[in-house]
This is a predicted complex of two RNAs, RNase P RNA and transfer RNA, with 407 nucleotides together. It holds a member of the Rfam family "Bacterial RNase P class A". It is annotated as a ribozyme. The coordinates come from a structure-prediction model, not an experiment, and the mean pLDDT is 78.
RNA sequence: CGAGUAAGUCAGACAGCCGCGCCGAUGUUAAGUCGGUGAGGAAAGUCCGAGCUUCAUAGGGCAAGGAUAGCGGGUAACGCCCGCCGAAGGCGACUUCAGGAAAAGUGCAACAGAAAUAAACCGCCGGACUAUGUCCGGUAAGGGUGGAAAGGUGAGGUAAGAGCUCACCGAACGGCUGGAGACAGUCCGUUCCUGUAAACUCUAUCCGAUGCAACACCGACAGGGGCUAUGGUUUGCCCGACCGCUCCGAAGGGUGGCUUGAGCCGAGCGGCAACGCGCGGCCCAGAUAGAUGGCUGUCAAAUACAGAACUCGGCUUACAGACUUGCUCGCACC
RNA sequence: GCUUCCGUGGCUCAGUCGGUAGAGCGAUUCACUCGUAAUGAAUAGGUCGCCGGUUCGAUUCCGGCCGGAAGCU
Numbered sequence: 001c002g003a004g005u006a007a008g009u010c011a012g013a014c015a016g017c018c019g020c021g022c023c024g025a026u027g028u029u030a031a032g033u034c035g036g037u038g039a040g041g042a043a044a045g046u047c048c049g050a051g052c053u054u055c056a057u058a059g060g061g062c063a064a065g066g067a068u069a070g071c072g073g074g075u076a077a078c079g080c081c082c083g084c085c086g087a088a089g090g091c092g093a094c095u096u097c098a099g100g101a102a103a104a105g106u107g108c109a110a111c112a113g114a115a116a117u118a119a120a121c122c123g124c125c126g127g128a129c130u131a132u133g134u135c136c137g138g139u140a141a142g143g144g145u146g147g148a149a150a151g152g153u154g155a156g157g158u159a160a161g162a163g164c165u166c167a168c169c170g171a172a173c174g175g176c177u178g179g180a181g182a183c184a185g186u187c188c189g190u191u192c193c194u195g196u197a198a199a200c201u202c203u204a205u206c207c208g209a210u211g212c213a214a215c216a217c218c219g220a221c222a223g224g225g226g227c228u229a230u231g232g233u234u235u236g237c238c239c240g241a242c243c244g245c246u247c248c249g250a251a252g253g254g255u256g257g258c259u260u261g262a263g264c265c266g267a268g269c270g271g272c273a274a275c276g277c278g279c280g281g282c283c284c285a286g287a288u289a290g291a292u293g294g295c296u297g298u299c300a301a302a303u304a305c306a307g308a309a310c311u312c313g314g315c316u317u318a319c320a321g322a323c324u325u326g327c328u329c330g331c332a333c334c
Numbered sequence: 335g336c337u338u339c340c341g342u343g344g345c346u347c348a349g350u351c352g353g354u355a356g357a358g359c360g361a362u363u364c365a366c367u368c369g370u371a372a373u374g375a376a377u378a379g380g381u382c383g384c385c386g387g388u389u390c391g392a393u394u395c396c397g398g399c400c401g402g403a404a405g406c407u
Stems, first nucleotide, its partner, number of pairs: 001330010012299007020038007040305001044316002047314005052211001054209002065207005070084005085099001086097004100202002105200002107196003121143002123139007151169006170193001171191005176185003215256004223248005231243004263282004268277003335406007344359004353390001361377005383399005
């Protein structure tokens, strides 16, 4: 210098003018004036995990249904994050993995092929016979089909063959050693050795439902119920009418829920890290037809994806441009 | 704001315990007719919304996006 890889930051700034929401002060609870404050890294998708809410629930267990799945740690919790193990890919930095069990059982494996968990089509070998062929039996080494054909290679062995036997190399299981564990090992032994559980299933762990349009309170008008034989008035009684008390109900009504919170910033300590601990500082939108905008100037340019609606922790998806750091590979020069 | 469902030829719909994707209407061509319609015969037409994964194999199973519809005051 080129190519790449991993992690992270910003998402215009300043000045002037006009305008909007919320809070505080002043003011007469008004208008107005002054001061403060006002979108995001994803506010999005609503995919996970919580807070909070109401309903259900004595407490516990089983079943059903759903979710998760290497090991250790972090966290309020998680399907998230960190570190490690194993497998796959890459020259490498590094990346990806729904990564438990197929030796509990069941199912499925279309087409092709003789045969799909089981096997004799061709071939090889032996025998019989009506003998250049037919039939019977043995055989999975070879051919061919398929994604997959009885663990692979070589030797012995045999009529021909075959883990039938041996050596080496795998796989699974058990033991031994090391490790906190997943797991590893040039160790020892055994051999029901196809794939599929994002098929049923089994094992372990977790889960009650609901979703701020939740929910609580206040409530005008209309309407309905009750006030016991007899609430009151209206003619003594009945019907009817009017009125009072109380309950229900109830406005695309009002108030709360609503923003101080597993909060943010700084430096320190512990930890490989995720993260934790104590100390100091800060208050940072809260609307309800719904504010957060527009114009001008300067900076090369101001342009991406997009905009709060109960609140947090994650994941996923969208994204112009600018910048920082670690590492790898190649070339050149010293 | 929250919840649920759907997406298959031009149109309306089938097809789901995974195995070559169909029907009706429509289109095109031919026959029948003097001609048209109707009728009969044949043909074409599909990235199964998109991207990835599991599997020998995916419309179907799983995850993520995109688009549409319905419900809740």